[in-house]
RNA sequence: AGAGUUUGAUCCUGGCUCAGAACUAACGCUGGCGGCGUGCUUAACACAUGCAAGUCGAGCGCGAAAGUCUCCUUCGGGAGGCGAGUAGAGCGGCGAACGGGUGAGUAACACGUGGGUAAUCUGCCCUCGGCUUUGGGAUAACCCCGGGAAACUGGGGCUAAUACCAAAUAAGCUCAAUGCCCUACGGGGCAAAGAGGAAAACGGGGGACCCCUUCGGGGACCUCGUGGCGGAGGAGGAGCUCGCGGCCCAUCAGGUAGUUGGUGAGGUAAAGGCUCACCAAGCCAUAGACGGGUAGCUGGUCUGAGAGGAUGAUCAGUCACACUGGAACUGAGACACGGUCCAGACUCCUACGGGAGGCAGCAGUGGGAAUCUUGGGCAAUGGGCGAAAGCCUGACCCAGCAACGCCGCGUGAGUGAUGAAGGCCCUCGGGUCGUAAAGCUCUGUGGGGAGGAACGAACAGCCUCUGAUUAAUACUCAGGGGUCUUGACGGUACCACCAGAGGAAGCACCGGCUAACUCCGUGCCAGCAGCCGCGGUAAUACGGAGGGUGCGAGCGUUGUUCGGAAUUACUGGGCGUAAAGCGCGCGUAGGCGGUCCUGUAUGUCGGAUGUGAAAGCCCUCGGCUCACCCGAGGAAGUGCAUCCGAAACUGCAGGACUAGAGUACGGGAGAGGGAAGCGGAAUUCCGUGUGUAGAGGUGAAAUUCGUUGAUAUACGGAGGAACACCAGAGGCGAAGGCGGCUUCCUGGACCGAUACUGACGCUCAGGCGCGAAAGCGUGGGUAGCAAACAGGAUUAGAUACCCUGGUAGUCCACGCCGUAAACGAUGGGUACUAGGUGUUGCGGGUAUCGACCCCUGCAGUGCCGCAGCUAACGCAUUAAGUACCCCGCCUGGGGAGUACGGCCGCAAGGCUAAAACUCAAAGGAAUUGACGGGGGCCCGCACAAGCGGUGGAGCAUGUGGUUUAAUUCGACGCAACGCGCAGAACCUUACCCGGACUUGACAUCCCGAGAACUACUUGGAAACUUGUAGGUGCCUCUUUGAGGAGCUCGGUGACAGGUGCUGCAUGGCUGUCGUCAGCUCGUGUCGUGAGAUGUUGGGUUAAGUCCCGCAACGAGCGCAACCCUUGCCUCUAGUUGCCAUCAUUCAGUUGGGCACUCUAGAGGGACUGCCGGUGUAAAGCCGGAGGAAGGUGGGGAUGACGUCAAGUCCUCAUGGCCCUUAUGUCCGGGGCUACACACGUGCUACAAUGGCCGGUACAAAGGGCAGCGAUCCCGCGAGGAGGAGCUAAUCCCAAAAAACCGGUCCCAGUUCGGAUUGGAGUCUGCAACUCGACUCCAUGAAGUCGGAAUCGCUAGUAAUCGCGGAUCAGCACGCCGCGGUGAAUACGUUCCCGGGCCUUGUACACACCGCCCGUCACACCAUGGGAGCUGAUUGCUCCAGAAGUCGUUGAGCCAACCCGCAAGGGAGGCAGGCGCCCAAGGAGCGAUUGGUGACUGGGGUGAAGUCGUAACAAGGUA
Repeated sequence: AGAGUUUGAUCCUGGCUCAGAACUAACGCUGGCGGCGUGCUUAACACAUGCAAGUCGAGCGCGAAAGUCUCCUUCGGGAGGCGAGUAGAGCGGCGAACGGGUGAGUAACACGUGGGUAAUCUGCCCUCGGCUUUGGGAUAACCCCGGGAAACUGGGGCUAAUACCAAAUAAGCUCAAUGCCCUACGGGGCAAAGAGGAAAACGGGGGACCCCUUCGGGGACCUCGUGGCGGAGGAGGAGCUCGCGGCCCAUCAGGUAGUUGGUGAGGUAAAGGCUCACCAAGCCAUAGACGGGUAGCUGGUCUGAGAGGAUGAUCAGUCACACUGGAACUGAGACACGGUCCAGACUCCUACGGGAGGCAGCAGUGGGAAUCUUGGGCAAUGGGCGAAAGCCUGACCCAGCAACGCCGCGUGAGUGAUGAAGGCCCUCGGGUCGUAAAGCUCUGUGGGGAGGAACGAACAGCCUCUGAUUAAUACUCAGGGGUCUUGACGGUACCACCAGAGGAAGCACCGGCUAACUCCGUGCCAGCAGCCGCGGUAAUACGGAGGGUGCGAGCGUUGUUCGGAAUUACUGGGCGUAAAGCGCGCGUAGGCGGUCCUGUAUGUCGGAUGUGAAAGCCCUCGGCUCACCCGAGGAAGUGCAUCCGAAACUGCAGGACUAGAGUACGGGAGAGGGAAGCGGAAUUCCGUGUGUAGAGGUGAAAUUCGUUGAUAUACGGAGGAACACCAGAGGCGAAGGCGGCUUCCUGGACCGAUACUGACGCUCAGGCGCGAAAGCGUGGGUAGCAAACAGGAUUAGAUACCCUGGUAGUCCACGCCGUAAACGAUGGGUACUAGGUGUUGCGGGUAUCGACCCCUGCAGUGCCGCAGCUAACGCAUUAAGUACCCCGCCUGGGGAGUACGGCCGCAAGGCUAAAACUCAAAGGAAUUGACGGGGGCCCGCACAAGCGGUGGAGCAUGUGGUUUAAUUCGACGCAACGCGCAGAACCUUACCCGGACUUGACAUCCCGAGAACUACUUGGAAACUUGUAGGUGCCUCUUUGAGGAGCUCGGUGACAGGUGCUGCAUGGCUGUCGUCAGCUCGUGUCGUGAGAUGUUGGGUUAAGUCCCGCAACGAGCGCAACCCUUGCCUCUAGUUGCCAUCAUUCAGUUGGGCACUCUAGAGGGACUGCCGGUGUAAAGCCGGAGGAAGGUGGGGAUGACGUCAAGUCCUCAUGGCCCUUAUGUCCGGGGCUACACACGUGCUACAAUGGCCGGUACAAAGGGCAGCGAUCCCGCGAGGAGGAGCUAAUCCCAAAAAACCGGUCCCAGUUCGGAUUGGAGUCUGCAACUCGACUCCAUGAAGUCGGAAUCGCUAGUAAUCGCGGAUCAGCACGCCGCGGUGAAUACGUUCCCGGGCCUUGUACACACCGCCCGUCACACCAUGGGAGCUGAUUGCUCCAGAAGUCGUUGAGCCAACCCGCAAGGGAGGCAGGCGCCCAAGGAGCGAUUGGUGACUGGGGUGAAGUCGUAACAAGGUA
């Protein structure tokens, strides 16, 4: 720091996803040790049991027992001492408001930060100074008697105090007349007459005097200590208050009656509507009141480069709470976690009358995905009480459990190659696990054994020294020294010793991102998956294995947060087309604002001071062996407050200016707006005339109109709407929009020249207004046009497009609606930044008689274009450039501009505006293709023009289908179908039935036997099998014999074999586009890039053929040429060929010859070379000459990059899979030849351009020895017999046929046609039944030129005629060749098909056989409405009113003080009653928000459903 994912590819936009870090975690697999931390995130859910707050006898009064000792005894026991002034409870004091827990509530001065308190309080503690006097009356405990199951409680009696009460005294305390001082005018300080108000004692020591004495002592007194009272101050703590700061929703916009303020009073420690009475009507709010939701806040923590974002476990500060709600009491402090009272819910006890309880303390239980022991100790630290010893302390310190986290350590080290065994892979060679193991040599962390052994401990106590205090060497206190005692952890850490590699490795991943690859299994199954995506028979993606990678006592998964994400953009984004500029204006708040001067000091800047707790983060140093962790010091803490200073900028105040803005004056332009009037053309209608059969309409028609006279035409009339030409890329307006002419009213802009005002400006959330068309309301109007509707067409349908009609509407008036592709898809303002060229308005200059032209300024409106910008397209002084100011808007696609709510509207509907769910994209621009019922240019037997066919018939052949035991398999538009098959009776043959074989029909190796082989023989359909006889070869060696080669038989196992599967695993070969003219590369250039350029353009060509031009220049594969053949000539050669001349013959038969033909070798020839025209001085084209041939002479071979997963595993080769007494092999028979049908390709025909008969000619190219086979003989014939010649320019096949000549037939199902069938034969072959070809005789079918449709051919071609060959025993209408005869037509490129180039559009790229939309049907999901039903929260009104404070009453009750001898009275108080307030509870009416609901609405999703074809190419109606 980035990466994956939209596309064929590209750039951009944009979302989704990943890699990182972090968890109070949980889950899965696994697990050796230690240290330090952490451990109910859920149910503030409910809790059994134990413990968590007591202490003080130096405040006070009581006061046991067990046991033991002694004495007495009626032996039952009693008394006394010790136990012991102990235990215990009680009165009293202090504490219990701390510590500990939790996060429910709380959006608040709750928290944070900084201030204020002159508006306050403060127990214990510290300092200072003062006091601590005299009395009194009760009460608990205790005793007695009661009630109750219990909890508890009533009555009577006794008693103490540091409990309670009264009195005395008291200042500097409180109240306070008054005076002085200060003041921010609120108040405060000082002095002060007068008035008021305190206390408690206890303990230690002392010794003369005094008092009492039970004679022990006590009191008083002195002294010390602790306490008590009042006062002043401090420290620490607390209350109240203020500025600022920190969540979401505006689909919460208005809220508020103690509300806001005042006066007075009450209340509090204290200001205050805190409370009350009265008065006033305020107060809060878009800088977000009120309401709703959520939440303890902070230091910090996590993340991040930072800014930020998220978070608030542990630790620390603070707040709130203690079963739920309410309340007060006590107290310095509480409205009180382990207190009280009341109400409620729940649990428990009960004798049913009544009671008890509150773990959000520590353990522990249930619950939960999940979070520990009902542990030890007060040794340390801290706290409470105490004079102290000490007691208490689940605070705390420790231990236990948990890999929950972090940190550290170990599971060994060295050596060891026959690279062991084994596993896995394999191309079978080997590779790998792998120095890994074993083995050998070592070490000793940890574990084990057995020893030693801590720090944490200092206090206190005692002794002593010094000092203080004191009358005192006593007591007490402070400091020093000595001595002694105290450890839960723990016999733990740690240290040394002994033996000894021993007990200690897993988890995830390995397609890309992302580091790590093979095999097997599986076969869109099972499964994986964070995203893209894997799996349909070779899966590096599933499962297993081997191997590898990563981390490691852990590793993965899930969840959450930040990051990456500049994907909310302050740092740091955007808005023409990707999401995004409000339809337009006016304008409020707000934001921003020209030049100069002065002042001020709000922002701003500098300095200082205070604060910013500790911990944490960072740095340094130190302590645990290191580290985590811990200790010490420092830094930082960007903040807040106060003070001082600066004055440029901003703000504010004052003054000045004119460049912004505006006003006045003069001009001209304009469909700017409103109103009234006027005009002509046209349509329609009406009237009349002329006139007659049609008109109208369309692609073609019909509906329609018309003989009651249409259409057409002429004249006249009516009415409504719109204003041709001018007219322009022109003008005006803010936008919508505005178009005949005239008048009236009226807005704005522009130009010119001067004067004036003096920043008056820009923008604009809300708000207000304007706002096309359609639509709505009321009333008019209605010619034309025209939704709806009707009819006619079209169509498979046609609720459309087309036609004929036609109503709302369109028009007017008034009022609504408020939308639009309201678009320049571009908000407004200001300034700046090359130009060129139009055009509109006004002006200046020059010129002119004048109009133009030309130069120039301002304002507007277009086009082109530089820099710059942009993803590109493009924009470019009218910016999308460079900047500033203000507003609006965007944040993936769908759901959805939808639902709900609110506002507006008469309605239609508009504005505002979500979520669930779902997808991995949706998009923009550009590129290359492909495609278009887009365009341009061009070509091809592509059409057209012709000739002949196919499609109809019969037959042949192939295919489909069907059938079958099998009808083997493949080929399927062109480019499968007379194709593989150049030839299925057996064989072939792969199929079927049956019979056999199992190392096999075939190959290699091994063992045994035998030469091979020949003949005969049993069974059998054959394969196969039984037996017999004969027979002994070749080579080598140490020649009896052995070995070897070859062959046969038998045997063992390796292996053979497979036309079994996969052509979608492949090679090779082939088809096709297409013999089309294309396809590319290097370098350069352009482009961010895909790519482009070159290859486009202008010409030309059969051609990317050539020329010219050109940011291209060259090159390659194709084209062409080179090759073969054919056409002309020459040369060479002359047999088997030829014969002009000579001779000869039936015959080139022979002699002879090689001129010719021919044969087959080598050459020549044609190149637009020549001439003319044309063309760009080109390429070329046209014409001509010459020539056998002329512009590629004809034909062939030759097939670019590629496409079709085209064809072929059954030619061959080959990976993988499958079969192995069978899917292999052999044999017999059958099948591939079936037959209701359908199609393709052919043959023969339908006849007279013909058939038949007779006669007569003329080829080429081939083949031939298991062959071709002549003459001759036989047969009607197929053919037979026979065999000359030929291994071939020699012989044979072999006759060519059409043609020509002559004859016949006479238009008919025929003398056409030959199918079919009967009979008889021939040939091949082991064999013609299934199933051959041919011959003869007989038979003589369909068929009389073929519907829709469709094929071939442009010249030696079509057509027509025969000949040959391959295959082959035989079988040819097929195929491959050969020659003979030999046409017609092409105007032309509109159309069909295919193709090439350029261009255009595209939502296609599997590329139009593409893509894709909506309804319906089915399944699932979430959601809106819904008669309602049912919860939660909450508001208002009312009822009710516990406990309690306060008020009031208080006839009942009361010890202290007063009066009084007393009785009694007074003062003061208590119970009780009443009242205000008020929790729960109840009632009614609402509000908000959930759940649920028959039914219903749309939405989303879902390999192969239905209907159509809307959109994308002019998408076939843009």
A computed fold for a 1518-nucleotide RNA from a metagenome, annotated as small-subunit ribosomal RNA.
The RNAcentral record of the sequence draws on SILVA.
It matches the Rfam family "Bacterial small subunit ribosomal RNA". Rfam links the family to the GO terms structural constituent of ribosome and ribosome.
Its mean pLDDT, the model's own confidence on a scale to 100, is 85.